Model confidence (mean pLDDT): 80 of 100. The RNA shown here (small-subunit ribosomal RNA) has 1453 nucleotides and comes from a metagenome. Its Rfam family is "Bacterial small subunit ribosomal RNA".
RNA sequence: UCCAGCUGAUCCUGCUGGAGGAUACUGCUAUGGGAAUCCGACUAAGACAUGCAAGUCUAAGAGUUCCAACUAUGAGGGACUCUGGCGGACGGCUCAGUAACGCGUGGGUAAUCUACCCUCGGGAGGGGUUAAUCUCGGGAAACUGAGGAUAAUGCCUCAUAGGCAACUACUACUGGAAGGUUUUGUUGCCCAAACGCAAGCACUUCAUGUUGUGUUAGCGCCUGAGGACGAGCCUGCGUCAGAAUAAGUUGUUGGCGGGAUAACAGCCCACCAAGCUAAAGAUCUGUACGGGCCUUGGAAGAGGUAGCCCGGAGAAGGGAACUGAGAUAAGGUCCCUAGCCCUGCGGGGUGCAGCAGUCGCGAAACCUCUACAAUGCGCGAAAGCGUGAUAGGGGGAUUCCCAGUGCCAGCACUGCUGGCUUUUGCCAAGUUUAGAUUGCUUGGCGAAUAAGUGGGGGGCAAGAUACGUGCCAGCCGCCGCGGUAACACGUACUCCACAAGUGGUGUCCACUAAUAUUGGGCUUAAAACGCCCGUAGCCAGCUCUGAAAGUCCUCUGUGAAAUCGGCUUGCUUAACAAGCCGGCGUGCAAGGGAAACUUCAGGGCUCGAGGCCGGGAGAGGUUAGGGGAAUUCCAGGAGUAACGGUGAAAUGUUAAGAUCCCUGGAGGACCACCGGUAGCGAAGGCGCCUAACCAGAACGGACCUGACGGUGAGGGACGAAAGCCAGGGGAGCGACCCGGAUUAGAUACCCGGUUAGUCCUGGCCGUAAACGAUGUGGACUAAGUGUUCCGGUAUCGCAAGAUACCGGUGUGCUGAAGGGAAACCGUUAAGUCCACUGCCUGGGAAGUAUGGUCGCAAGGCCGAAACUUAAUGGAAUUGGCGGGGGCGCACUACAAGGGGUGGAUGCUGCGGUUUAAUUGGAUUCAACCCCAGACAACUCACCAGGGUCGACAGCAGAAUGAUGGUCAACCUGAAGGGCUUACCUGACGCGCUGAGAGGUGUUGUAUGGUCAUCGUCAGCUCGUACUAUGAAGCGUCCUGUUAACUCAGGCAACGAGCGAGACCAUAUCAUUAGUUGCAACUUCCCAUUUUUGGGGGGGCACUCUAAUGAGACUGCUCUGGAAACAGAGAGGAAGGAAUGGGCGACGGUAGAUCUGUAUGGCCCGAAUACCCUUGGGCUACACGCGGCAUACAAUGGCUAGGACAAUGAGCUACGAACCCGAAAGGGUAAGUUAAUCCCCUAAACCUAGUCUUGGUCCGGACCGAGGAUUGGAACUCAUCCUCGUGAAUGAUUGGAAUCCCCAGUAAUCGCGUAUCACUAUUGCGCGGUGAAUACGUCCCUGCGCCUUGCACACACUGCCCAUCAAGCCAGCUGAGUAGGGUUUUGAUGAGGAUUUUUCACUAGAAAGAUUCGAUUCUGAGUUCUGCAAGGCGGGCUAAGUUGUAACAAGGUG
Repeated sequence: UCCAGCUGAUCCUGCUGGAGGAUACUGCUAUGGGAAUCCGACUAAGACAUGCAAGUCUAAGAGUUCCAACUAUGAGGGACUCUGGCGGACGGCUCAGUAACGCGUGGGUAAUCUACCCUCGGGAGGGGUUAAUCUCGGGAAACUGAGGAUAAUGCCUCAUAGGCAACUACUACUGGAAGGUUUUGUUGCCCAAACGCAAGCACUUCAUGUUGUGUUAGCGCCUGAGGACGAGCCUGCGUCAGAAUAAGUUGUUGGCGGGAUAACAGCCCACCAAGCUAAAGAUCUGUACGGGCCUUGGAAGAGGUAGCCCGGAGAAGGGAACUGAGAUAAGGUCCCUAGCCCUGCGGGGUGCAGCAGUCGCGAAACCUCUACAAUGCGCGAAAGCGUGAUAGGGGGAUUCCCAGUGCCAGCACUGCUGGCUUUUGCCAAGUUUAGAUUGCUUGGCGAAUAAGUGGGGGGCAAGAUACGUGCCAGCCGCCGCGGUAACACGUACUCCACAAGUGGUGUCCACUAAUAUUGGGCUUAAAACGCCCGUAGCCAGCUCUGAAAGUCCUCUGUGAAAUCGGCUUGCUUAACAAGCCGGCGUGCAAGGGAAACUUCAGGGCUCGAGGCCGGGAGAGGUUAGGGGAAUUCCAGGAGUAACGGUGAAAUGUUAAGAUCCCUGGAGGACCACCGGUAGCGAAGGCGCCUAACCAGAACGGACCUGACGGUGAGGGACGAAAGCCAGGGGAGCGACCCGGAUUAGAUACCCGGUUAGUCCUGGCCGUAAACGAUGUGGACUAAGUGUUCCGGUAUCGCAAGAUACCGGUGUGCUGAAGGGAAACCGUUAAGUCCACUGCCUGGGAAGUAUGGUCGCAAGGCCGAAACUUAAUGGAAUUGGCGGGGGCGCACUACAAGGGGUGGAUGCUGCGGUUUAAUUGGAUUCAACCCCAGACAACUCACCAGGGUCGACAGCAGAAUGAUGGUCAACCUGAAGGGCUUACCUGACGCGCUGAGAGGUGUUGUAUGGUCAUCGUCAGCUCGUACUAUGAAGCGUCCUGUUAACUCAGGCAACGAGCGAGACCAUAUCAUUAGUUGCAACUUCCCAUUUUUGGGGGGGCACUCUAAUGAGACUGCUCUGGAAACAGAGAGGAAGGAAUGGGCGACGGUAGAUCUGUAUGGCCCGAAUACCCUUGGGCUACACGCGGCAUACAAUGGCUAGGACAAUGAGCUACGAACCCGAAAGGGUAAGUUAAUCCCCUAAACCUAGUCUUGGUCCGGACCGAGGAUUGGAACUCAUCCUCGUGAAUGAUUGGAAUCCCCAGUAAUCGCGUAUCACUAUUGCGCGGUGAAUACGUCCCUGCGCCUUGCACACACUGCCCAUCAAGCCAGCUGAGUAGGGUUUUGAUGAGGAUUUUUCACUAGAAAGAUUCGAUUCUGAGUUCUGCAAGGCGGGCUAAGUUGUAACAAGGUG
């Protein structure tokens, strides 16, 4: 002090997570020391074996006994039992109970007690009894009975001192106040003592023994007063949560009189009264010992409080008294309950929440240690004794503190070697200690004995490392990672953090201004009650006087110690400890003062508020009366065939006369125009006219009251529509319902009917997006412009009135400052302040459950949790989308036309099927005569066979012969190879492991490159400036114009870039040039019937060729316009982009291609490699689809004759001419590397003839026969020629559907070329003939721009809802069942207390009465908990079912 997480991005709201500290447990790891108020608190105040934890006194007394001494220089020491005294009320442990005078703090006790201790005064005279012991019993034991003896500082009793009470008197003292203290008298009652012990001294006694007396320091005893210490009681203030606990209480509240107590008091009792507590939270429920303190925080706070200190409470659960100064005592007693132990079954014993220890519980916590040496405590005169208090040690990284795990140098830096140092460690001696540890001193050994844990995608320090894995295994607090190139999993290496520690889990504080007092919010994010009235409460105008409660100042007391801060000192330092000072406890109490503000009391004022008067405004309310158009129905008339309804229909009405028209009537509901971002009302709401009654607001006034006010928890009134109850009414409309349609369905939308209801009266309900999503009241803070009502002034007007300006009120719009996340708000605030109220605290579960309450019901109000989840949400931005809107555009849009496809046959491609294989890719436009611009072999990737191949390295083999060659036999389709034998040769070798070559193997979703397509659509961006918190915007928008972001004008923009355009060809002309081109003219030669043809020489005019130029630019005229530009016209070969082509912006489509090539990863590697290997397949064939060819004929077919092109190709090539053949073709062969030679006859067309509407002289498929060519090869499976065969197809020409095209275009005709040994119905070009229609539109299909909505952003092939089905989870309910707490009825009644009677009389016993009362049983109430068939909804869970409700006008807003 922040960081990560919602989004494509942004700002905000909001929560979740991370980073800090503390605490308990836990994983891994660990060398040493010190300190600690650390260590069975958390769960079981569960149960406990064993040992110890409270005794002491012989100088209080009695008895028994042991040891020693032995006659006086002596009479000593110990143990045990009992009586007795003091102490066992402290110390130690625990935290169950307790929400309380329990605790804290401050007071009070004039309402009290206090052993031991201290000070002062007075005093101690007599008498009696009992235990141990002894004898005799009972009992298993524990224990206990009877009789006899005796002592005391034991107990009883008498006396004295004294005390208490009542009455009386009087003086004094303390005090705020006498009921206190002191004093006198009287009466009544009660009533002390231990002259005991005693060292020493003196005297006495001492052998069947060891004594007695006196005196004294000292220790004790009784009594009175005081102190100190300790305790009891009372009291102000403070002290957790729940109102989903709202009423509680009968000894309850008070009084009087008693009792009880140390003491006040309903503490207890009798009587009397009916009080007392509570919204400032009583009562009830839950939880909890309280405080000092501890953790955390800057603080306010929040959370904790076992351990240390103070206080309280408890001692297995519950109750009771006794003793005592003190207890309702648990290491004392009695009783009940539960548990355990012993028993001879009769009866007994026991209580670790003391120290150790055991079991149990659990995530969780040590030794059955040593000593009284120190400090304290008890007893004692003392020595001393006792002490699990305490002091020490052991165990535990529990916390804090300190230290170490080495330093230097060299090297073959993995590591090793040498040197140095010695904290620590090990060994020894002395000292220290109660004894040890430890410490201290000295000496020796020896780098020796010593580093881990967690992490490295971000937050968050540290890897753009490798391998493995492949949405698996796993990680992850949160975001997220993993689906074959993982910085995120696992391992290795390396790095980072901390370090004898370091991580994890739970909890607490902080972070969090995230419960906000300090210090938040509520138009739209969660949150203003629907609205008003009003109680308590809170707040409250100007001024004067007083008081002093709050407030402020000063002083006094108190607020324990420890803790905290500073300084100093002591342990080697530190932790730790001690001393001094300060602070803290923010407080409480007492005294003195101040008077500004708040408060209180009193007086005054008028501006807040209210009243009165005046004339106006209004759909304000209630009630009554009246009116009107229309709908429907009824009656009558008139009239005839339909009406009605819809997108289209149908149901429906109608010949029994409808609809339509006229007249009259009935009935109910409603109130057009006026009518308006106009009015009124608190809101809901209010609309024909009139009247009555009621209420409110505004304006004006020289009037009155004098703060009377604001808000408002609870409470109360009102409160749309729908709904409910009762009674009416019912024309129209109309949930439900019934029909008709629509639809896949249609429980809907549309149509025809129609019931409740809508209307009235009375009563209920109490909710709405009851909205301005904006609580009420007050004050302040720029303007401008409308409008309603009231008032004033001026002008005009005879007047009615009109207009302008000013003041107030209400209601709108625009806007400064300011505010706000923004949208927006802005004197009608969401600005700046004040007062009061209500409400909010992530999303869901849920406004649900249970409970309470209201309601006739429907339902309303109050209103959770478990569980689940990382988001939910607000505003705005950019896109995309819309069965939203506007503008513009396009023959892969329409319209107007022309010609097709879809029907037939064939060719061809694809799918499917088949097959050994029918290789693979491409699949809407944008795959399908596409890759492939030529599949018999090759191609070739597929299938069936055959064969071949491993550079390099290592290992094994090899002169005991690798390898190669030759003859022969066998295997094989063939070739080659294998094997065997023989001979020759003479050094390498694929047998193994790695590793290669190669791969048309895989991944186009790892890529480059190329291409397609949006789209030749007009778009796509940048710099600077400006706007916005920001994402972003602006520019790029608007208006006009264009084919165009083409240009012009405007504008917080000004400029620029990529696209568009500019480019090329063709069309016209000119110049230059003239062979292989041309050929007018001329000349010569030859041929010829005129005419003309051929050749040679001149020639370059023309055509042509190919280079350079010109030309077209809205330049000119007219019209419109501001301009850009549009329309018309002239001239011109060409006119408004002349025509055609090339060129394809930023990007999208994970579009296509790894099989053109390149290329990462992966795979195969003796086979997925290679073959100048054989053959097959890609050519299959029930079928479906696409593209094309030929046709269906007379605008034609056939025969004969005749005419006119252009582009292009050519050396393994084009091939003239000539010859042969009926033809395909063959033979021979000139020329040509091309403006020279050749392919090369163009065809449609024209002329003439014939056919005459027929499956034909149309059509040519299919088939038969015979030939030709290419090639090694023509069966599967080539092309061509001749003869024969002659299918489908028809009188207009092909269903639904669909494609192309606007001018030299469509249509039609042929030609060339690519590929190519051969093969063209293909592709790409070329020319010939040559139309129709439109010159428009946005209807369909789409595209571009602007705008709008959005819950979409993987972007509508989006998002998303509900039921059902499946699994899991928690909850609610539940027939019941089991148990606990608590209250209460009735019984039971251990034991205690008080008391009476009888017997005893030293003690006591028995019986009875009253009362308290544990325990157990029983019934009822209330509350909590466990289990539970079934039922209910909810939540969660990659790919289930059915629909499509919401988001766009979401297709019915």